[in-house]
C1' cells in the first nucleotide's frame, strides 16, 4: 500500500418560535383539595423490541416427602442468579491474526436405520481357494474354507505397507487411529510416556442413563378510600370445596364455579438502585473491595413534539486553472419507557478509536 | 402491561421422522330439451419464513414474521 481479524464507543450539533409531561419556590385575599399564571431544575434507548432466561418484589392458611414433569449438560472460576460471562482443555475449520461447536453416557438396556442390497450388527449375491463328481474343451453340480476384491447404501467388520497362506484374515510385525491397564504432571477437563491385538457401526435436538438445578402466580401482583347495585338465580362442598400447574401422602382448611347485577374514580405501590462517573488496590480476566462524586424520566386517552435557520456525516453530480475545488440535488437509520435490574437473541443509514494478522513494495 | 394457543391446496382440517393428503370448491366429459343431484377424470402446494441436528424434517431444537383469544374491581 492492499485484504482482513478482535474489542470498545458514538448514533447526530447549535440558535429562534410554539407547545407537552412530572417537579421546586413564589404570586392569584391568608386557609394544605383543585385550578390559573411567572421563574427555575429534569425529561427514552442501545436496543426501551422478542417476552427467550434467571433474579428482586408482592400475594397464594411456608411451598415438607414420593412418583411423574420440565430445564441444564468438557473443566474450573465469576455472580444475587442464569440457559449469561471469563480463562482453560479436546474436536473442526483457516496460510495467519482469529472463528465455530445443545461438548455427559452407544462395552446398561429398549428403539429406528426408508429405498436399494446377501447382509443395517449379523451375513455371503458376485467372486478367491482346496477337495470330489459330470465334461473332450469351455464350463457347471455338490461339500468345506475365506472376507481380501466386486456390487449397493448417508453408513458394511480399524486403516496403510511388508510377511505369511491353498485362498485369505491382526494370523503376525512396523506406523496410524480407537479401547483398556499402569505411571508422570495438572485443582480438573486433559496432556505425555510405557504395556496389552482388546478392534468394539450410526442415531440420544428417539424413549432412556447419570449428575445438578426447578413451589404457583404475577405490578391487570398486592394494600386503603369513594360511587353504586338485587347478598337476584343455579349448582357443588365438614362423607372435605379450595389451597396445590399432574396425581398421592402430609398441612390448611370454609368457601367455591356459573348465569345475572354494579364501578371504568382517587391514594400507595412508583422509582436512590445488585445505580452512573473517576481513582486506587487484588485477579491473567470475567469480577471483587475501598474512597470521593452525581441524582438522572415516572405517564395513566398514556408527556418527551411541530416549523424555520446555520453547521456536520454520507451519496449522486454540472462544470473548472482536473494526486485537487466544487453550483446544485437526494438521503441522515432502527425505533420509543409503563414495577425494577442482570443477559441472551434481533433490528439498525452513518461513521470514529485501540490492538493484531497475512500478502506485496521502498529503505 | 402480563399470560396463552395457532399457522399444511381457494376454505375446513387430518398427518408427528421416510410416498404431502381427506372433503367441500375448480376445470373437462357422461348422464338432461335445460339447470340441480349423481358418476368418471384431471388440475392445483416454497407445509408461514431462516438456521440447526440427521443418511433424510410438515414433523424434533433454536431465532424471526403474522393472526387469533384471556385478564380489573364491588356486592
Nucleotide at each position: 500500500a492492499g485484504a482482513g481479524c478482535a474489542g470498545g464507543c458514538c448514533g447526530g450539533g447549535c440558535g429562534g418560535c410554539c407547545g407537552c409531561g412530572c417537579u421546586g419556590c413564589c404570586c392569584g385575599a391568608c386557609u394544605u383539595c383543585c385550578c390559573g399564571g411567572g421563574c427555575g431544575g429534569c425529561g427514552a434507548g442501545g436496543a426501551a423490541a422478542g417476552u427467550c432466561c434467571g433474579g428482586g418484589c408482592u400475594c397464594c392458611g411456608c411451598a415438607g416427602g414420593g412418583c411423574a414433569g420440565g430445564g441444564u449438560g468438557g473443566u474450573g472460576g465469576g455472580u444475587a442468579a442464569c440457559g449469561c460471562c471469563c480463562a482453560c482443555c479436546c474436536g473442526g475449520g483457516g496460510u495467519g491474526a482469529c472463528c465455530c461447536g445443545a461438548g455427559g453416557g452407544a462395552a446398561a438396556g429398549u428403539g429406528c436405520c426408508a429405498c436399494a442390497g446377501a447382509a443395517a450388527c449379523a451375513u455371503a449375491c458376485c467372486g478367491c481357494c482346496g477337495g470330489u463328481c459330470c465334461c473332450c474343451u469351455c464350463g457347471g453340480g455338490c461339500c468345506g474354507g475365506c472376507a481380501a476384491g466386486g456390487g449397493u447404501g448417508a453408513a458394511a467388520a480399524g486403516g496403510u505397507g511388508c510377511g505369511g497362506u491353498a485362498a485369505g484374515a491382526g494370523c503376525g510385525c512396523a506406523c496410524c487411529g480407537g479401547c483398556g491397564g499402569c505411571g508422570u504432571g495438572g485443582c480438573g477437563a486433559c496432556a505425555c510416556g510405557c504395556c496389552g491385538g482388546c478392534c468394539a457401526g450410526g442415531c440420544a435436538a428417539a424413549c432412556c442413563c447419570c449428575a445438578c438445578c426447578c413451589g404457583g402466580a404475577g405490578c391487570a401482583a398486592g394494600g386503603c378510600c369513594g360511587c353504586g347495585u338485587a347478598g337476584g338465580g343455579g349448582g357443588a362442598g365438614a362423607u372435605g370445596a379450595g389451597g396445590u400447574g399432574g396425581c398421592c401422602c402430609g398441612c390448611c382448611g370454609a368457601u367455591c364455579c356459573c348465569c345475572g347485577g354494579g364501578u371504568a374514580g382517587g391514594c400507595c405501590g412508583c422509582u436512590a438502585g445488585a445505580g452512573g462517573c473517576c481513582u486506587c488496590c487484588g485477579g491473567c480476566g470475567a469480577c471483587g473491595g475501598a474512597g470521593g462524586u452525581c441524582c438522572c424520566a415516572g405517564a395513566g386517552g398514556g408527556a418527551u413534539g411541530g416549523c424555520c435557520g446555520c453547521c456536520g456525516c454520507c451519496c449522486c453530480g454540472a462544470g473548472c486553472u482536473c494526486g485537487g475545488c466544487g453550483a446544485g440535488g437526494g438521503g441522515u437509520a432502527c425505533a420509543g419507557a409503563a414495577c425494577c435490574c442482570g443477559g441472551c437473541u434481533u433490528a439498525c443509514a452513518g461513521g470514529c478509536c485501540u490492538g493484531c494478522u497475512c500478502u506485496c513494495c521502498a529503505c | 402491561g402480563g399470560g396463552c394457543g395457532g399457522a399444511u391446496a381457494g376454505c375446513u382440517c387430518a398427518g408427528c421422522g421416510g410416498g404431502a393428503g381427506a372433503g367441500c370448491a375448480c376445470u373437462u366429459c357422461c348422464c338432461u330439451u335445460a339447470c340441480a343431484a349423481g358418476g368418471a377424470a384431471g388440475g392445483g402446494g416454497u407445509c408461514g419464513c431462516a438456521g440447526g441436528u440427521u443418511c433424510g424434517a410438515a414433523c424434533c431444537c433454536u431465532g424471526c414474521u403474522c393472526c387469533g383469544c384471556c385478564c380489573a374491581c364491588c356486592a

The prediction has a mean pLDDT of 82. Predicted 3D model of RNase P RNA and transfer RNA as a complex of 438 nucleotides. It holds a member of the Rfam family "Bacterial RNase P class A". Rfam describes the family as follows. Ribonuclease P (RNase P) is a ubiquitous endoribonuclease, found in archaea, bacteria and eukarya as well as chloroplasts and mitochondria. The family's RNA type in Rfam is ribozyme.